Small-subunit ribosomal RNA from an uncultured Bacteroidota bacterium, 1445 nucleotides, folded computationally. The RNAcentral record of the sequence draws on ENA and SILVA. It matches the Rfam family "Bacterial small subunit ribosomal RNA". Gene Ontology terms of the family: structural constituent of ribosome and ribosome.
RNA sequence: GAUGAACGCUAGCGGCAGGCCUAACACAUGCAAGUCGAGGGGCAGCGGGGGCUUCGGCCCGCCGGCGACCGGCGCACGGGUGCGUAACACGUAUGCAAUCUGCCCGUAAGCGGGGGAUAACCCGGAGAAAUCCGGACUAACACCGCAUAACACUGCAACUUCGCAUGAAGACGCAGUUAAACAUUUAUGGCUUACGGAUGAGCAUGCGCAUGAUUAGCUAGUAGGCGGGGCAACGGCCCACCUAGGCUUCGAUCAUUAGGGGUUCUGAGAGGAAGGCCCCCCACACUGGUACUGAGACACGGACCAGACUCCUACGGGAGGCAGCAGUGAGGAAUAUUGGUCAAUGGGCGGAAGCCUGAACCAGCCAAGCCGCGUGGAGGAAGACUGCCCUACGGGUUGUAAACUCCUUUUGCGGGGGAAUAAAACGCGCCACGCGUGGCGUUCUGUAUGUACCCCGCGAAUAAGCAUCGGCUAACUCCGUGCCAGCAGCCGCGGUAAUACGGAGGAUGCGAGCGUUAUCCGGAUUUAUUGGGUUUAAAGGGUGCGUAGGCGGGGCAUCAAGUCAGCGGUGAAAUUUUGCGGCUCAACCGUAAAACUGCCGUUGAAACUGGCGCCCUUGAGUACGGCAGAGGCAGGCGGAAUGUGUAGUGUAGCGGUGAAAUGCUUAGAUAUUACACAGAACCCCGAUUGCGAAGGCAGCCUGCUGGACCGUCACUGACGCUGAGGCACGAAAGCGCGGGUAUCGAACAGGAUUAGAUACCCUGGUAGUCCGCGCCGUAAACGAUGAAUACUAGCUGUCUGCGAUAUACGGCAGGCGGUACAGCGAAAGCGUUAAGUAUUCCACCUGGGGAGUACGCCGGCAACGGUGAAACUCAAAGGAAUUGACGGGGGCCCGCACAAGCGGAGGAACAUGUGGUUUAAUUCGAUGAUACGCGAGGAACCUUACCCGGGCUUGAAAUGCAUCUGACGUAUGAAGAGAUUCAUAUUCCAGCAAUGGCAGAUGUGUAGGUGCUGCAUGGUUGUCGUCAGCUCGUGCCGUGAGGUGUCGGCUUAAGUGCCAUAACGAGCGCAACCCCUGCCGCUAGUUGCUAACAGGUCAUGCUGAGGACUCUAGCGGGACUGCCGCCGCAAGGUGCGAGGAAGGCGGGGAUGACGUCAAAUCAGCACGGCCCUUACGUCCGGGGCGACACACGUGUUACAAUGGGGGGUACAGAGGGCAGCUACCGGGCGACCGGAUGCGAAUCUCACAAAGCCCCUCUCAGUUCGGAUCGGAGUCUGCAACUCGACUCCGUGAAGCUGGAUUCGCUAGUAAUCGCGCAUCAGCCACGGCGCGGUGAAUACGUUCCCGGGCCUUGUACACACCGCCCGUCAAGCCAUGGGAGCCGGGGGGACCUGAAGUGCGCGGCCGCAAGGAGCGCCCUAGGGUAAAACCGGUGACUGGGGCU
Repeated sequence: GAUGAACGCUAGCGGCAGGCCUAACACAUGCAAGUCGAGGGGCAGCGGGGGCUUCGGCCCGCCGGCGACCGGCGCACGGGUGCGUAACACGUAUGCAAUCUGCCCGUAAGCGGGGGAUAACCCGGAGAAAUCCGGACUAACACCGCAUAACACUGCAACUUCGCAUGAAGACGCAGUUAAACAUUUAUGGCUUACGGAUGAGCAUGCGCAUGAUUAGCUAGUAGGCGGGGCAACGGCCCACCUAGGCUUCGAUCAUUAGGGGUUCUGAGAGGAAGGCCCCCCACACUGGUACUGAGACACGGACCAGACUCCUACGGGAGGCAGCAGUGAGGAAUAUUGGUCAAUGGGCGGAAGCCUGAACCAGCCAAGCCGCGUGGAGGAAGACUGCCCUACGGGUUGUAAACUCCUUUUGCGGGGGAAUAAAACGCGCCACGCGUGGCGUUCUGUAUGUACCCCGCGAAUAAGCAUCGGCUAACUCCGUGCCAGCAGCCGCGGUAAUACGGAGGAUGCGAGCGUUAUCCGGAUUUAUUGGGUUUAAAGGGUGCGUAGGCGGGGCAUCAAGUCAGCGGUGAAAUUUUGCGGCUCAACCGUAAAACUGCCGUUGAAACUGGCGCCCUUGAGUACGGCAGAGGCAGGCGGAAUGUGUAGUGUAGCGGUGAAAUGCUUAGAUAUUACACAGAACCCCGAUUGCGAAGGCAGCCUGCUGGACCGUCACUGACGCUGAGGCACGAAAGCGCGGGUAUCGAACAGGAUUAGAUACCCUGGUAGUCCGCGCCGUAAACGAUGAAUACUAGCUGUCUGCGAUAUACGGCAGGCGGUACAGCGAAAGCGUUAAGUAUUCCACCUGGGGAGUACGCCGGCAACGGUGAAACUCAAAGGAAUUGACGGGGGCCCGCACAAGCGGAGGAACAUGUGGUUUAAUUCGAUGAUACGCGAGGAACCUUACCCGGGCUUGAAAUGCAUCUGACGUAUGAAGAGAUUCAUAUUCCAGCAAUGGCAGAUGUGUAGGUGCUGCAUGGUUGUCGUCAGCUCGUGCCGUGAGGUGUCGGCUUAAGUGCCAUAACGAGCGCAACCCCUGCCGCUAGUUGCUAACAGGUCAUGCUGAGGACUCUAGCGGGACUGCCGCCGCAAGGUGCGAGGAAGGCGGGGAUGACGUCAAAUCAGCACGGCCCUUACGUCCGGGGCGACACACGUGUUACAAUGGGGGGUACAGAGGGCAGCUACCGGGCGACCGGAUGCGAAUCUCACAAAGCCCCUCUCAGUUCGGAUCGGAGUCUGCAACUCGACUCCGUGAAGCUGGAUUCGCUAGUAAUCGCGCAUCAGCCACGGCGCGGUGAAUACGUUCCCGGGCCUUGUACACACCGCCCGUCAAGCCAUGGGAGCCGGGGGGACCUGAAGUGCGCGGCCGCAAGGAGCGCCCUAGGGUAAAACCGGUGACUGGGGCU
């Protein structure tokens, strides 16, 4: 885009066309084929007329006419359907010298004279009916003789012309045969014969027209002949006889499907698909068969028979055939009225009027299609109000939409007028002439229809929906929902912010329709003729030889099959296109033209292809001479190795492995020497080598044998290329028979390994490996690249031959390789050995899986091979390349990563955090590294978020507005667990006032939430990682992703730098800039310092004084591989170098690139959305966060003598302090208490630093170690230490004697060890955290390994990126399918039996005057039956694999 459509929602009108696609299923009822009285006998019924009458009726065919009957014509047309049919059925083009043709037209001729019946009617009879029988009468255009007769037919004889042939046409002669019908209104209409025409029909032929080869052979009237029969006609159409043929890979036969064409849809076309309506042809008429009649039928509304079905019946018998028009049932997703009229067109009959006509014309129903019209038009912004919707709350949108103003009236309603279609024919009258035709006039005839159309009136009045809005694809927001409900054409949406589901608002598209479904073509060059491919995506046969076939070198001549051109015929109409025209337009219709790309005929042309003929040599082949080779086959020979045997020497092991063991060995192995035997394979040469068609071929010699190449250019003269089938060859394994068997070695056995190990490893070992003969016929049979020919830059290595030679060579030819131009290719790559440019032939491919499977067939001894599907299922499978990530891949490098060390953890007790469990609650978060002394740098109340209970509801706090009040508060008392409530006392400010401020109460708008979502977010943080990386601009390369730069070499802590370089630069990172610390200087000098001077004290910078020193805190200097040696191109490295406080980044800190982990946090804060609102808010009391069988993390203290205890004694740094730190004095064993003083602090104070050092003691023990736990007594903080604080004293004195597997930290002022301070804080569960100083080590060979990381490279089927992907069994569900004992069904064929009707033939004693008939028989057949076989389908216990989940 299309449709004979259907379904959903919706629906105003008209025109035109269309309407059972399914059950060729069954049909009630009505109608669809009759007509003619001008063929006939007649008169049932109707009307008229006449007669009679007893007034009930009866009679007369007399007239109009006419049922039934005889007869004629028609019924073979028209209408329906598509079962069958793969066929001369259809289409097209021819032929019939092999034919027929009623009615119609033309020509010629004729129509004489007879005969006998019969239906109707009447009488009788049978039957329920249908219907039938008998008797008697009668007519014809019914039937039958006779006459006439040809240009008809038959026979005979000879002739002319023509034809490809059988033969045809014509004329002449003779003989024979054959015809008729009348009617009438006198006009005519009929009848018979012959010849022509026209129309229609029949037959034959070429070409065209569906699928399957998993259908390869079919055929007995079959193929042909001769002779007959039959037919309109040819013919095996039928029959007798003879011959043995005929068809078929150019697809016979069989199976399945199907009416064919004009045309229709689509498409640029070529094609593909279709064949409804209309037209042509065919076939059919309940199913099958048969003939009759006839011009025509083997006959839709005829006949007979058989069958199935339905109906009637009195049970004896009968009737029927909608695939005609309506209609009914059924089937189905689905398809209409039991309508009107013969007015027109057409048909039948008739002389005509006319009759009949479900053909036809109309109407009805149906949006089922195409076309047209309308549902109003113009103006109208305050862009109005309201509503819906959105919102950033400002507004936006609906929206010129509406209202409103003006206008129009198609449609509608009402009224009025009102066609065409009718031309005529016919009838009547007149005229003309060639006398049956024409003309003129006139009369009559309209179903649709009072319709179309026109006019008037009324009044915007009567009239809009459907689908969609994630991308493709035009159109976006809100709400609801929460992987649910649902959507979906493909991709895909939905798991709490869905433009994708549902609703709404808005928008978009189309519009009386809009969507969906189904089907066809297109897009799809995705079956490729136009117009594809085959190295790796699907696809080259394993290889050759060769049949058919296809294709084929040069010249000349000829033919004209292909080809081309002119002309002729045909190609029906409709359809299509174009012009013009008619319905108001259009659809639609009319008319003309074009077209119908085809076929046939005819006349030409001769370039190309082809046929035939002659010639040529370049393709191909032959000959001669050379030459290389693992080419093939057969025979013979050889040495090394291996194994075995014998003998010797010799002694304890050998062998084997990662390590072992099995195995062999004192009966003497292994090793070694000699000899012997056996079988198999051939070291070096050896190679990027050579040969062969491929498979493949390797010791040496001989014989036989194939092919290539080179040279000569002698011979043949296109002999060529390819090659469906076919034939042959064809690795390894395997099979059969017979040999052989040294090695190796499936199976098997044992030993190991392992979780297991039916494996990898080891020890053995059978088939086999080898030979002969015969099978098999497959391989990643690979260059994953079919064969042949020609052409298209080169360079280079090598093998063979030749030319010329000296070894030089722009030499020649053929092979085997490398690299590369043009070109090709998706790229990788190929590139004279093409995957380039062309030609020819063959083979093969058409998404993945199912599956190279099943079934069938062929081959094979078997194994198996060849050929080779479908159902079902998926939305991919796949190729090449790119970037990452990964690897029990490679290279380089780094890190307390390992190693080397030191000290810990893991065992104990306790502290603390977590899990788990428990609980009314044990609030929440953090969970590998990167949670777990984490948020928390202070949980008894508070905190607090949790639980229980008691209260409040504008609320505990903040704020706007309104109203009211003057308080709020404080003190005391009462109730209560408290919150809270009550009572008493006291109680505002400014201003004259209004009022304002402040506070409270009430009402209201706000509130409040540690409720949810860290996967909606901001901010902040952890980690990789202080790792050296991450990118950009321009250029260049690539179709592109992308690459280059950023790679390479050297170097560095570093993408740090240098060199190189299609790259050149730049940014974020690194480094530096900042802080602390280490040295020096300058400035400054109190509260710090004190060398000198002075004063003073028991003592002290205590005081005067000083700036020297220390120190304080500001500013500077200093370090840069700068200098030297060596190495290096440089960068840089290196040195127990110099100098220097410090040396190669001096040490430490702060500083964290692009990004990763949807990492953490909504409970720090902020914030979107959602949720709660007398509660999920808030206040209060109490409890809980502190529970305790258990498990883990982080710590503390220990287990002791490098120690514990006691005594004495020395030296810091950095901090804190007024609700504070507190000197000092007193009390207490002590925690502390009572006084008292200094200090908001370089001044006073916390504050004694401890380890250390000196002395004493303990002596290896569960201890004078260790201190848990428990008992008692206290202190302090605090409203309050029960749950649940810390500290002190006395007593008690648990585990623990250095810790399994495993694991952590640390490279120097570090580890280890020692103490001190601070934050939080009333106090403190701190052994934690953050700082400070004191003492102060050991070790690093080195980078193989573990972990992590960086760069380069490689492989990849990974990309959520190896914690990836993914294979098979098993378990479960569903689905389709193969096999299957069987069972059931189907169509077709053959055999046999039976065999109706009917044609034909025979008989025909019965009937008939006769012609003939009845009857009987024979042949054939539809149908029926019997038995067997093949094929196809369904089903089937069980079973096999497959697909999806």